The part of an RNA shown here (large-subunit ribosomal RNA, domain IV) has 329 nucleotides and comes from a marine metagenome. The RNAcentral record of the full RNA draws on SILVA. It matches the Rfam family "Bacterial large subunit ribosomal RNA". Rfam links the family to the GO terms structural constituent of ribosome and ribosome.
[in-house]
Context: one part of a larger RNA
RNA sequence: UCAUGGCUAAGGAACUAGGCAAAAUCGACCCGUAACUUCGGGAGAAGGGUCGCCCAUCUUCGGAUGGGCCGCAGUGAAUAGGUCCAGGCGACUGUUUAUCAAAAACACAGGGCUCUGCUAAAUCGAAAGAUGAUGUAUAAGGCCUGACACCUGCCCGGUGCUGGAAGGUUAAGGAAGGUUGUUAGUCUUCGGACAAAGCAAUUGACUGAAGCCCCAGUAAACGGCGGCCGUAACUAUAACGGUCCUAAGGUAGCGAAAUUCCUUGUCGGGUAAGUUCCGACCUGCACGAAUGGUGCAACGAUCUGGACACUGUCUCAGCCAUGAGCUCG
Repeated sequence: UCAUGGCUAAGGAACUAGGCAAAAUCGACCCGUAACUUCGGGAGAAGGGUCGCCCAUCUUCGGAUGGGCCGCAGUGAAUAGGUCCAGGCGACUGUUUAUCAAAAACACAGGGCUCUGCUAAAUCGAAAGAUGAUGUAUAAGGCCUGACACCUGCCCGGUGCUGGAAGGUUAAGGAAGGUUGUUAGUCUUCGGACAAAGCAAUUGACUGAAGCCCCAGUAAACGGCGGCCGUAACUAUAACGGUCCUAAGGUAGCGAAAUUCCUUGUCGGGUAAGUUCCGACCUGCACGAAUGGUGCAACGAUCUGGACACUGUCUCAGCCAUGAGCUCG
C1' cells in the first nucleotide's frame, strides 16, 4: 500500500450518474391494519406489545393466568422481510443473447383475418414415400394482436388478394397461301432458258389458354387519413363563410409523452434551492385506434421521482485483526 473482516465522537446521503456498498429490518405469539380492487386480493400492509428464571392455581398436559427474582441486554450465541408514497412499461407464472445485455424484448391465455372437404391445405423429398394425423372445420396450417374493462372511426385511388368474363393484347402448336433452291420434262441460236410433282429452306392470313388491360369486392390485407383566405359590439379567438386539391382528409381517447425540435415550453405541487419527478394546459417539429387506442387491481432481481428508518457513502478520517505485497534480515 492492497485485500477481507470488526469498531467509531458529532452530524446523517452533505457522497454519488444513482443510497452503489454497508447499516438497519428479521423468529414465534397477541393486538391492529389504509387507498385501491377484477372482491380473490392489497396484507407479513403500516403500526404497537410480549418472550428468561422461580412459585401458586387451573389444565385438553400443548400451555394459560396470577405473584415474585436477576441483568445493560430474555427469539440473551447462530440461522430468519427494511418499509411507505407516486409514475412509466409489460397484465400475470414463464423464456432469452452458454461466455459483457434478463429487459419495456420473446412467449402467453384471450381476440381477429385467412387457407384447407380429406389422396385436405401446408411441409420434406427428382420419386417412392413421410409429417400433418392413425387427426377431419369445436380440426389443421399461415399472419397479426396480446389478460381484463371501455372501444376499435374515415379511405378500395395505388399495391396485394378474391370474384367476373363481354371486349383488347398474347406463347408453343396448327395452318390456307406466297417466295427461294433442287430437277423429270419442254424449248433451244446448243451458250442456255422455262419448269410439274416431290424434297428442302423461308414467310405466313387465320386459329390459339392462363396472364395482363378491363369490371367489381376486400383495410383486425400492405397502407393512407390536406392547404389558403375572411368573419362576433374592447381585444383576442373563430361556432360560421369562401376557395383549391384529394381515394379519404385523423373520429373517440390521449398528449412537451419510452413520441416535443424550439425547450430547462407555461402554470401548479414537492425542495431553502428541482434540465429530473408529479398534476394540468395544447402551440401534437413528427400521438391515435389489433403496425391496436385509452384505462387498470395483482405481479416485476424492470425503469423513474420522493419519504421514513438506518448507517464510515460522505464532512474526514482514526484504530484493531487476518492475509498478501514492500523494506530489512